This is a predicted structure of an 81-nucleotide RNA (Glycine riboswitch aptamer) from a marine eukaryotic metagenome. Model confidence (mean pLDDT): 77 of 100.
[in-house]
RNA sequence: UACGCAGGAGAGUAUCUGUACUUAUACAGAUCACCGAAGGCGCAAAUUUGUCCAUAAACGCUCAGGUAGCAGGACUGCAUA
Numbered sequence: 001u002a003c004g005c006a007g008g009a010g011a012g013u014a015u016c017u018g019u020a021c022u023u024a025u026a027c028a029g030a031u032c033a034c035c036g037a038a039g040g041c042g043c044a045a046a047u048u049u050g051u052c053c054a055u056a057a058a059c060g061c062u063c064a065g066g067u068a069g070c071a072g073g074a075c076u077g078c079a080u081a
Base pairs, nucleotide, nucleotide: 001081002080004078005077006076007075012032014031015030016029017028018027019026020025033067034066035065039063040061041060042059046055047054
């Protein structure tokens, strides 16, 4: 680093319209609200004799993603290569 197994948080089962279906539900679009632990972007301290440059995150921003379940999920444990 990759693969397998297990654990794994947060926030609307939002409203309206249309289509399919036919009462449930699914998909698409629009509107407002919200979440941060896929990904992405950004930076103080610190690193220095001093200055400049450079550099990280679970911090910040929310583009993306997500807000019943499924799925996904940073990270952790076990195991294999």